[in-house]
Molecule: transfer RNA
Organism: Pseudocorynactis sp. SIO
RNA sequence: GGUAGAGAAGACGAAUGGUAAGUCAUCAGACUCAUGAUCUGAAAAAGCGGGUUCGAUUCCCGUCUCUACAG
Numbered sequence: 001g002g003u004a005g006a007g008a009a010g011a012c013g014a015a016u017g018g019u020a021a022g023u024c025a026u027c028a029g030a031c032u033c034a035u036g037a038u039c040u041g042a043a044a045a046a047g048c049g050g051g052u053u054c055g056a057u058u059c060c061c062g063u064c065u066c067u068a069c070a071g
Base pairs, nucleotide, nucleotide: 002069003068004067005066006065007064010024011023012022018054026042027041028040029039030038047063048062049061050060051059
């Protein structure tokens, strides 16, 4: 260099083109003498850049990173 796949909160990980679920972690409150556990609540994300579409995590193109395969 070629082919294929993957990229989403701090970590993991869903979603038939219709305003991104959940778990752990974090923060606040309740409970407790206190910590932990438990309960309630909150904050936090689409690799980047374009295109298609009324509407894109999803479809298309380019690009970056990682992985696999062939050589």